The RNA shown here (transfer RNA) has 71 nucleotides and comes from a Gaiellales bacterium. The coordinates come from a structure-prediction model, not an experiment, and the mean pLDDT is 84. The RNAcentral record of the sequence draws on ENA. It matches the Rfam family "tRNA". By type it is a transfer RNA.
RNA sequence: GGCUCCAUCGGCUAACGGCAGGCCGCCAGGCCCUCAACCUGGAAGCCGGAGUUCGACUCUCCGUGGAGCUA
Numbered sequence: 001g002g003c004u005c006c007a008u009c010g011g012c013u014a015a016c017g018g019c020a021g022g023c024c025g026c027c028a029g030g031c032c033c034u035c036a037a038c039c040u041g042g043a044a045g046c047c048g049g050a051g052u053u054c055g056a057c058u059c060u061c062c063g064u065g066g067a068g069c070u071a
Base pairs, nucleotide, nucleotide: 001070002069003068004067005066006065007064010024011023012022013021018054026042027041028040029039030038047063048062049061050060051059
């Protein structure tokens, strides 16, 4: 240099083009003599830009970062 793949809450990870969910962690409340455990609730995320579309995490293009193969 060429080709392929990946990027989503603090972490791990889902999501036929149609309300972005789960687990762990965190916060608050409940329970308990207290703590842990347990129960209920909550905050928190789509790598950036453009395009297609009534509608994009999802499809296309260009970037950025990472991984692999090849020369």